[in-house]
The RNA shown here (Bacterial RNase P class A) has 371 nucleotides and comes from a Gemmatimonadales bacterium. The coordinates come from a structure-prediction model, not an experiment, and the mean pLDDT is 77. It matches the Rfam family "Bacterial RNase P class A". It is annotated as a ribozyme. Its family is annotated with ribonuclease P activity, tRNA processing and dimeric ribonuclease P complex in the Gene Ontology. RNAcentral holds the sequence, with entries from ENA. The organism belongs to Gemmatimonadales, within Bacteria. A source record names the gene rnpB.
RNA sequence: GUGGUGGGGCCGAUGGUCGCGGUAGGCCGGCUGCAGGGGUCUAUCGAGGAAAGUCCGAGCUCCACAGGGCAGACCGCCAGGUAACGCCUGGGCGCCGAGAGGCGACGGAACAGGGCCACAGAGAACAGACCGCCCUUGUAUCCAAAGGGUAAGGGUGAAAAGGUGGGGUAAGAGCCCACCGCGCGUCUGGCAACAGGCGCGGCACGGCAACCCCCGGUCGGAGCAAGGCCAAAUAGGCAGCGAGACCCGGCCCGGGUCGUUUGAGCUGCGGGUAGGCCGCACGAGAUAGCUGGCGACAGCUAUCCCAGAGAGAUGACCAUCUGCUCGUACCAACGAGUAAACAGAACUCGGCUUAUGGUCCCACCACUUCC
Repeated sequence: GUGGUGGGGCCGAUGGUCGCGGUAGGCCGGCUGCAGGGGUCUAUCGAGGAAAGUCCGAGCUCCACAGGGCAGACCGCCAGGUAACGCCUGGGCGCCGAGAGGCGACGGAACAGGGCCACAGAGAACAGACCGCCCUUGUAUCCAAAGGGUAAGGGUGAAAAGGUGGGGUAAGAGCCCACCGCGCGUCUGGCAACAGGCGCGGCACGGCAACCCCCGGUCGGAGCAAGGCCAAAUAGGCAGCGAGACCCGGCCCGGGUCGUUUGAGCUGCGGGUAGGCCGCACGAGAUAGCUGGCGACAGCUAUCCCAGAGAGAUGACCAUCUGCUCGUACCAACGAGUAAACAGAACUCGGCUUAUGGUCCCACCACUUCC
């Protein structure tokens, strides 16, 4: 320098003008029957790495709940982290890659049991002669046929009953031997998963548990429209008092309607609705440093307060700088353009997954060149 692997960061900066939302304080105003609301000024704060999908795990809230079991769902190498997890870290094993690294539904070595193995193929589990090879009938040779032997070779298949090499044989075959694999035993290392050594066994035990099953572990439900508090008007309900109340009329007389067992009217209480407040922004919190740990992470100290509402604010413009693109043939300089993709908090956290343009940094791998 080129190509690659893994990880981390940032989403233009500063200033100004105007606008929007929240909070605190001041002032104005007097909208309403109450809770509450409006205007204005000042100060201060105001989106993301995914705020997304709502897929896991929690906090919080209400409901349910003696104890035990069955059924069901989910998880599944080992050790650790965590409030918890199906997440993360480290390790083991398997596969992929030349490597840095990446990927993994990774319990049962499928003799507890049941089940399945399509098509093809002669044969698919206590196997199998289709071709081939060999022997015999059988004889000098060849061909054909019949009988038998054979799992080396070919062929079928996802899979064909250990592999390679040698010996052996009529041809073959763990038939015999060495190594590898496998099984059993034992020792060593490791917390463990597991790894390695030694000895024995000629091989017995095909695959599928992402089929049932078995083993071990976890699991009550609903969700902030949870839930709590305050609380009108109107119409019901309950209790008490209770004989008048209303209309015509300026007033009186007078007249009328309703009511006094079916109770007018007044007072009080209670439930619910509209509406309002809380939940709701100080938290498994953020930043920095130190300490422990390979790490995930934990502890300590210091500093900080950091959106929040309601169908829902977070925006626009200008100047300078910065980045990028284009032009003046290159550099420099100047000019012009541009500020990007995915996206938009709504009870809150921890994860995972998905979408996504640009830019910066760190570590590592391979190749090449120069010193």